The RNA shown here (transfer RNA) has 68 nucleotides and comes from uncultured Methanomassiliicoccus sp. The sequence is in RNAcentral, with records from MGnify.

């Protein structure tokens, strides 16, 4: 000083947490890929503060990368 958010790989300017791939299911196929259609998966890295309301704003911890 930068990050830590779904199984990966990443969005999210304080007001209902999302994309892509991936998985499952279902259609289509003799049958498998593609493809189409519906689903599931999140204690936002951990403690605390602010606030009417924190993934977000502040503190401090922990890991991981960068400079000097």
């Nucleotide at each position: 000083c930068u990050g830590a958010u779904a199984g990966a790989u990443c969005a999210g300017c304080g007001g209902u947490a999302g994309a892509u791939c991936g998985c499952a299911u279902g259609a289509u196929u003799u049958g498998c890929a593609a493809u189409c259609a519906u689903g599931a998966g999140g204690c936002c890295g951990c403690g605390g503060g602010u606030u009417c309301a924190a993934g977000u704003c502040c503190c401090g911890c922990u890991c991981a990368g960068u400079c000097c």
Rfam family: tRNA. Rfam describes the family as follows. Transfer RNA (tRNA) molecules are approximately 80 nucleotides in length.